[in-house]
RNA sequence: GGGGAUGUAACUCAGCGGGAGAGUGCUACACUGGCAGUGUAGAAGUCGAGGGUUCAAAUCCCUUCAUCUCCA
Numbered sequence: 001g002g003g004g005a006u007g008u009a010a011c012u013c014a015g016c017g018g019g020a021g022a023g024u025g026c027u028a029c030a031c032u033g034g035c036a037g038u039g040u041a042g043a044a045g046u047c048g049a050g051g052g053u054u055c056a057a058a059u060c061c062c063u064u065c066a067u068c069u070c071c072a
Stems, first nucleotide, its partner, number of pairs: 001071007010024004018055001026042006048064005
């Protein structure tokens, strides 16, 4: 320098045009003498960034950034 893959909650990931979600973690409450554990409720998101297409974009297209990987 060229090709490919991955960027979504604090972490690990699903979702791939029309409601942003799960598990773990975090907070509060209940059970307990307390811890642990269990249950209930809740908070936490510029969907890497910019632009385009569309009535509508996390999802499709272009550019770009970061990480990983292959070739040279």

The RNA shown here (transfer RNA) has 72 nucleotides and comes from Hungateiclostridiaceae bacterium UBA3934. The coordinates come from a structure-prediction model, not an experiment, and the mean pLDDT is 84.